[in-house]
Molecule: small-subunit ribosomal RNA
Organism: Rikenellaceae bacterium
């Protein structure tokens, strides 16, 4: 460089993410089945299950040219009528004999090699027929079927005599050439070759023609002899075909089979065999085979293919072809060129039939074909016409091979069911927003075709060879004969099948279904249904608006098929050669030393095994691929070429590999001289604690806790001195230090002994790395056998704790815990990181050497540590001690559970430990890391959170609201915080939704229409609780009318529902909260989810600024800005003021005037850390600083982010959907909403002297009036009446109270409280009885300051006193909602308590801690492991028995004889008995295991899960668990140390 070929991914773990890692799908294909549908042809294909049993037919015959024999019917003739002749006819037909039944069909037990496959050997061999070449084909003989006769027997069938042929059988000649033994000769040699002579071994004719002879019944037959052809024969050498037998190589599962074997392995000698061999068989030796898996157990025909796949591989081995193995099982020989024989023999067995009970008969895994089995596989057909076979010269016979047809949509393939125009876009259906959309150019109609079926009619190819007849040429022969070859011509043969095909007729007419519509994945909607009924491949639909059920419509998909099942492969790089992993996801062996083994430094040379190249063989055919043809096309079938990626030989290369041989030193080891060190084994010491004992010395306690009691203690303890004794451990030093292979190793020293390491040079010369099996070491714990025992301390007792507490705490306290020997053999035996070797930037500490130096620094080799670079990784992180880059070698994973469990083995005193499943069962489990949330985690900060205080609430009576209980009804609703004086801002009736009784039914109110009227309507009468119904009287307008209009009454399309869903909703509203916070763009870091921004420092009420910064910006919130108050100016003055001037009254802005002034309302000004001074880099803090009404947000309102509570409201309203419809709807009278043993919210009013009480006196603000507010006068004690005036109101009018100024009560149940109750009134209202308010007399209850606990408040607040309004006929108003008057104390502070806010951390949570979860126990259910017994398989094993049979001996009986019959012996099939093992079925009882919305009993786990958790081992305990002992970290959190980055 050119050419070819080629590989897709989706869905589920989460809130989300990235990974690991498993189920699941789209694809393809099948000998299928099922279900629903089914027109037509072609071509294939069709018991996979019971190698299950079979009725019936038929599947192998043939040859008269091998021989001998030889009918009958039927026909003609003759006849003594008994029959015979002759013709049928040398036929039919069987025997003898040859040849074929060893093919060619089936069918898949069995078999893991005696097989297949590939390549090869046979010098260790056969081969009928066919085929070349050669040589012969001579001469005798004796029998014996068939046939006749006699017997047996039901039957198969069989004795016995008699005759007779052959291409049946035996002899004898001949023998080139073969075989055989010897001799000689080559050759390395078993042997082979060549040469010599000796021995042994053959045959069979038939039929055709020619001549010629002989007999005869003399036109013609039959012998014979010669010659000739042709079939056959005999014997050899070849060759083709087949077949035998040997060798290597390859291709299944299990080590939970690990040893197997005696003819076994071998040799010699024999036997056998077509042949080589222990194939057999004496005798000899003792050996052979295995971990590269022998024996042993499952499973299987094997192969070209087949089907998938990019491929590599994986999975099959139907149909077709090659092989092989079987033939009802199991054993045997004969025959024969070939067999141990599917339609043959003998024996033994099971089963079927026959039978006359003596006995015989049979084998469809040939083709149909039956029964059975099964999800499930076909005609008891035609025909030899074709192809091929068997026998034959031939003709031809005879083939269930085989060609053909039926039958099945099994499959692949091809065709059709119509085509054009056709919009009123009919109709029907379905949706529907009521507009329309759609079904849809689809029908309908008009115009056209005519495949396919259907009739009619025509009409093939496959048939050409042999033989046969003519001609010709050639051979063969004396021949023109015969016979053969070969060309030309004739004639004659078709099961399919009158098929294929063609042609005509008519008429769109006879031909479309099946799945599916959430996402994968093309393709919606309406209805009904309500976690039911159902779907479902995986996720997952269904609990009243289901695209997920079921039906419709429509809609996609493929189509004579669609779809489901079931299996393989595929995606699956999910066993990874191509193509993966093992720090945390599964998964590095606890550690080493080593065997096989696998890999191995560096040079040379030799070889050519590996390797690579040409070249032959050879890998059947079909398949696969290309391509050309042939059936109208396909499929299908035929040429040709390529392919077979492999084996085999042969030739040559020699880089690397491997062998050989010789070398070197770089790796490895050794030698010297040095170092280090908790290395290890033994063995002596010391000191401090500790306990115990002995005495002092003292006197009540002591210990021990969160707080306590058990415990010890007046018989002297604790404490403290002295002396003594045991045993175990070594404080500081000491450390991210050393050492060691790991485990592990710590006072000092002594002996021993083993390692690092380093520097020097020197020897050896790859000696080396790794290592299955194996041996050894291996913490704690535990286990024996002796010790020893001070400490601590599993069990175990006590005490507390607690619901309880088998436990966390205490107080005791045994094994152990120490030692020797001797077992176990396991741990978070962890770096969770295997072992050697090599490479790959830097920086820092520390250890041991070396080497320099005056010392530091800097080098250098060995180890240990920390930060990072590139690179790796899901990421965390790793980073020269890699988890990077590479080699090499062991180990080990492959979903989660079940289970490290069960059974087996092995190993252990026992504990146990190694090794290790499988049924069921989940769609996950799982890693890192991310954003919330949460934590009996941490930091920081804030809030009337707490703390300081004031004042209440919970005690009391009331009022009111809720539960709750009652009721005929006590209507609903609102439920922690965010319900409860809440909707309700005003339930006597009404309201009113509830109850009860009475009425109505187009309706209480509205709109549309049709038809009807005596208008509507008013006002009377009676009846009733009314509603409402009755009677009467009176009554219409516009228009010329028709008719309109109002009404009424009827009919009808709407009504009407305080019915149901606030979990379908709109709207509103609560809370988190005036809390500072939520977010975006762009950009930047990460695969990504996301972060960054927003973190941090400092600040602030505030994510409010400032500084820093990979971030710059921005939005919604904070703040401003709005209204209100507070200073102050300026404009405007009526109704409001009245300082000045004037007038006037009893007084009074009461009048003229006036705008100073208070006031009204506009509209400006004023506050900004602006100034000062101190701190701070800055923002900004401080300050009884100044100025200022007012000072750091002046106070106060209004404004409420992203969103949370499936919060609240369908009863304010609007709404979707369901529901009622002489009622769930209206009308009306009463009646409850007001009940009352009781509980609980929120208040009023008290308990008094800072008060009551009585008199006198002052001063608001902000509203309110017209069915009203109401001055003034009168009447009443009084509510209140009854006059009257003002004002629709800065105008008139409602209108304070604490307070002050007297006086009196004097600590009591009062002169305090004022509830309840009697009386008597007023008001308002149809009405105050259930069920108003108010006034007056009286009456005069609890109650003397309120346990636990609790609630508001930080300045004009809190307390305290009044006033007003809103609703409202009135009023349960003490409530609300506003005004104003008087007017306070306290904050030290943030430890706690509650909420919040940011930051950071663990987390197995995410429905987010009210979350998640774990074990026992009770219920179902499923699978499974033990088990006493019980039944079964298939093997081998030892013993007895032993048919048939072949060999072998024997053989008195046959035979002339050759040899046979019997007999026996060896071997064995089959049977029997035994005792094992091994594998199944089943089982009373057992054992854990798994699975089920809502059982019980704890709360062990996950946050520091409330006692940090988890490994291993032991004790205990309903359970999870708990304690001890060692050990990790995969623990929080707080100190402090050390260390690194930066500055």
């Nucleotide at each position: 460089u050119g050419u070819u070929u080629u590989g897709a991914g989706a869905g589920u773990u989460u809130g989300a993410u990235c990974c690991u890692g498993g189920c699941u799908c789209a694809g393809a294909a099948c000998g299928a089945a099922c279900g629903c549908u089914g027109g037509c042809g072609g071509c294939g294909u069709g018991c996979c299950u019971a190698a299950c049993a079979c009725a019936u037919g038929c599947a192998a015959g043939u040859c008269g040219a091998g021989c001998g024999c030889g009918a009958a019917a039927g026909u003609u003739c003759c006849u003594u009528c008994g029959g015979g002749a002759a013709u049928u006819a040398g036929u039919a037909g069987a025997g003898c004999g040859g040849c074929g039944g060893a093919c060619g069909g089936g069918u898949g037990a069995g078999u893991a090699a005696u097989a297949c496959a590939u390549a090869g050997g046979u010098a260790a061999u056969c081969u009928a027929c066919c085929u070349u070449c050669g040589a012969g084909c001579u001469u005798g003989g004796g029998a014996u079927a068939a046939c006749c006769c006699c017997g047996c027997g039901a039957a198969a069938g069989u004795g016995g005599g008699g005759c007779u042929a052959a291409u049946a059988c035996c002899g004898g000649a001949u023998a080139a050439g073969a075989c055989c033994a010897c001799g000689c000769a080559a050759u390395c040699a078993u042997g082979u070759u060549g040469c010599g002579g000796g021995g042994u071994a053959a045959a069979a004719g038939g039929u055709g023609g020619c001549u010629u002879a002989u007999u005869u019944u003399u036109u013609a037959a039959a012998u014979g002899a010669g010659c000739u052809a042709u079939c056959a024969c005999u014997u050899g050498a070849g060759g083709a075909u087949g077949a035998g037998c040997c060798u290597a190589u390859g291709g299944c599962c299990u080590a939970u089979c690990a040893g197997c074997u005696u003819g076994u392995u071998g040799g010699c000698g024999g036997g056998g065999u077509a042949a080589g061999a222990g194939c057999c068989c004496a005798c000899c030796a003792a050996g052979g085979c295995u971990a590269u898996g022998a024996c042993g157990g499952g499973u299987a025909g094997c192969u070209g293919g087949u089907c998938u796949g990019a491929g590599a591989g994986g999975a099959c081995g139907a149909u077709c072809a090659g092989c092989c193995a079987c033939a009802c099982u199991g054993g045997g020989a004969c025959u024969g060129a070939g067999a141990c024989a599917c339609g043959g023999c003998c024996c033994a067995g099971a089963c079927u039939c026959c039978u006359a009970c003596g006995g015989g008969a049979g084998g469809c895994a040939g083709c149909a074909g039956u029964g059975g089995g099964g999800a499930a596989u076909a005609u008891u057909g035609g025909g030899c016409a074709a192809u091929g076979g068997g026998c034959g010269a031939a003709a031809g016979c005879c083939u269930g091979a085989c060609c053909c047809a039926g039958c099945g949509a099994c499959g692949c393939c091809g065709c059709g069911u119509g085509g054009g125009c056709g919009a009123u876009g009919a109709a029907g259906g379905c949706c529907u927003u009521c507009g329309g959309g759609u079904u849809g150019u689809a029908a309908a109609g008009c115009c056209c075709u005519g495949u396919c079926a259907u009739g009619c009619g025509g009409a093939a190819a496959g048939a050409a060879c042999g033989a046969c007849c003519c001609u010709g040429u050639g051979a063969c022969g004396c021949a023109u004969a015969c016979u053969c070859a070969c060309a030309g011509g004739g004639a004659g043969u078709g099961a399919c099948g009158g098929u294929a095909c063609c042609g005509c007729a008519g008429g769109a007419g006879g031909a479309a279904g099946c799945a599916c519509c959430g996402g994968c994945u093309a393709a919606c909607u309406c209805c009904g249904u309500g976690c039911c009924a159902g779907c479902a491949g995986c996720c997952g639909c269904g609990g009243u608006a289901a695209u997920a059920c079921g039906g419709a419509g429509g809609g996609u998909g493929c189509a004579a098929g669609c779809g489901u099942u079931a299996u393989c492969c595929g995606g699956a790089u999910u066993u990874a050669u191509u193509g993966g992993g093992u720090u945390u996801a599964a998964a590095g062996g606890g550690u080493g030393c080593g065997u096989a083994g696998g890999c191995g430094g560096u040079u040379u040379u030799a070889u050519a095994a590996g390797u690579c190249a040409g070249c032959g063989g050879u890998g059947a055919a079909a398949u696969u691929u290309u391509u050309c043809a042939g059936c109208u096309u396909a499929a299908c079938u035929g040429g040709a070429a390529c392919a077979a990626u492999g084996c085999c030989g042969u030739u040559g290369a020699u880089a690397c590999u491997g062998u050989a041989a010789a070398g070197c030193u770089g790796g490895a080891a050794u030698a010297u001289g040095g170092u280090u060190g908790c290395u290890g084994u033994g063995g002596g010491u010391g000191g401090a604690a500790u306990g115990u004992g002995u005495g002092g010395u003292g006197u009540a306690g002591c210990g021990g806790u969160g707080a306590a009691a058990u415990g010890c203690u007046u018989a002297g303890a604790u404490a403290u001195c002295a002396c003594a004794c045991a045993g175990a451990a070594u404080a500081u030093c000491g450390a991210u230090u050393g050492c060691g292979a790991a485990g592990g190793c710590a006072g000092c020293u002594c002996a021993c002994a083993a390692a690092u390491c380093c520097a020097u040079u020197a020897u050896u010369g790859a000696c080396g790395c790794u290592g299955a099996u194996g041996c050894a070491c291996g913490a704690a714990a535990g286990u024996g056998u002796g010790g020893g025992g001070a400490u601590c301390a599993a069990a175990c007792a006590g005490g507390a704790u607690u619901a309880g507490a088998u436990a966390c705490c205490c107080u005791g306290g045994u094994a152990g815990u120490c030692c020797a020997c001797a077992c176990c053999g396991u741990a978070a035996a962890c770096g969770a990181u295997g072992a050697u070797a090599a490479c790959u930037c830097g920086c820092u500490g520390u250890c041991g050497g070396c080497g320099a130096u005056a010392g530091a620094c800097a080098g250098u080799c060995g180890g240990u540590a920390g930060c990072c670079a590139a690179g790796c990784g899901a990421a965390a992180g790793c980073g020269a001690u890699a988890a990077g880059u590479u080699a090499u070698c062991c180990a080990c994973c492959u979903g989660g559970g079940g289970a490290g469990u069960a059974c087996g083995a092995c190993c252990g005193c026992a504990a146990g430990g190694u090794u290790g499943a499988a049924a069921c069962u989940c769609a996950a489990a799982g890693g890192a890391a991310u954003u919330g949330a949460c934590g009996g985690g941490g930091g920081c900060c804030c809030g009337c959170a707490c703390a300081a205080g004031c004042g209440g609430a919970g005690g009391a009576a009331c009022a009111u609201g809720u539960g709750g209980u009652u009721u005929a009804a006590u209507u609903c609703g609102a439920a922690g915080a965010u319900a409860c004086g809440c909707g309700a801002g005003g339930a006597a009736c009404c309201u009113u939704a509830c109850c009860c009784g009475g009425g109505c039914u187009c309706g209480a109110a509205c709109g549309g229409u049709g038809c009807a009227g005596u208008a509507a309507u008013a006002c009377a009468u009676c009846a009733g609780a009314g509603a409402u119904g009755u009677u009467g009287u009176a009554g219409c307008u516009a228009g010329c009318a028709a008719u309109a209009g109002a009404c009424u009454g009827u009919a009808u399309c709407g009504a009407g529902g305080u019915g149901c869903u606030g979990c379908a909703u709109g709207g509103u509203u609560g809370u988190c909260g005036u809390c500072a916070g939520c977010u975006c763009g762009u950009g930047c870091c990460g695969u990504g989810a996301g972060g960054u921004g927003u973190c941090g420092g400092c600040u602030u009420a505030a994510g409010u600024g400032c500084c820093a910064u990979a971030a710059c910006g921005a939005g919604c919130g904070c703040a401003a800005c709005c209204c209100u108050u507070g200073u102050c100016g300026u404009u405007a003055g009526u109704u409001g003021c009245c300082a000045u001037c004037a007038g006037g009254u009893a007084a009074a802005g009461c009048u003229g005037g006036g705008g100073a002034c208070u006031c009204u309302a506009g509209c400006g000004a004023g506050a900004c850390u602006g100034c000062c001074a101190c701190c701070g880099u800055a923002a900004g803090g401080u300050g009884u600083g100044a100025g200022g009404a007012a000072g750091g947000g002046g106070g106060g309102g209004a404004u409420g982010a992203c969103g949370u509570c499936a919060a609240a409201u369908c009863a304010g309203c609007a709404c979707g959907g369901c529901c009622c419809u002489u009622a769930c709807g209206u009308c009306c009278g009463g009646g409850g909403c007001g009940a009352c043993a009781c509980a609980c919210g929120u208040g009023u009013u008290a308990c008094a002297a800072u008060g009551g009480c009585a008199g006198g006196u002052a001063c608001a603000g902000a509203g309110g009036g017209g069915a009203g507010c109401u001055a003034c006068c009168c009447a009443g004690c009084g509510a209140u009446g009854g006059g009257a005036u003002g004002c629709g109101a800065a105008u008139c009018u409602c209108g304070a109270a604490a307070g002050c100024c007297u006086g009196u009560c004097u600590c009591a149940g009062u002169u305090c409280g004022g509830a309840u109750c009697g009386g008597a009134g007023u008001c308002u209202g149809c009405a105050a009885c259930u069920c108003g308010a108010c006034u007056c007399c009286g009456u005069g209850a609890a109650g003397u300051u309120g346990g636990a606990u609790u609630c508001g408040c930080u300045a004009g607040u809190a307390a305290u006193c009044g006033c007003g309004c809103a609703u409202c006929a009135g009023c349960c108003a003490u409530g609300g909602c506003g005004c104003g008057g008087u007017g306070a104390a306290u904050a030290c502070g943030u430890u706690c308590c509650c909420g919040g806010g940011c930051c950071u951390u663990g987390u197995a949570c995410a429905c987010a801690c009210c979350g998640c979860c774990c074990g026992u126990c009770a219920a179902g259910c499923c699978a499974u492991g033990g088990a006493a017994g019980c039944u079964g398989g298939g093997g081998g094993u030892g013993c007895c028995u032993g048919a048939a049979g072949u060999u072998c001996g024997u053989g008195a009986c046959c035979g002339c004889g050759a040899g046979g019959a019997g007999c026996g012996a060896c071997c064995u099939a089959g049977g029997g008995c035994a005792a094992a093992a091994c594998u199944g079925g089943u089982a009373a009882c057992u054992g854990g295991g798994g699975c089920u919305a809502a059982g019980u009993c704890g709360u062990a786990a996950c946050a520091a899960g409330g006692u940090a958790g988890c490994c291993g081992u032991a004790c205990c305990g309903g359970a999870a668990g708990g304690u001890g002992u060692g050990g990790c970290u995969g623990g929080a959190a707080c100190a402090c140390c050390u260390c690194c980055u930066u500055u």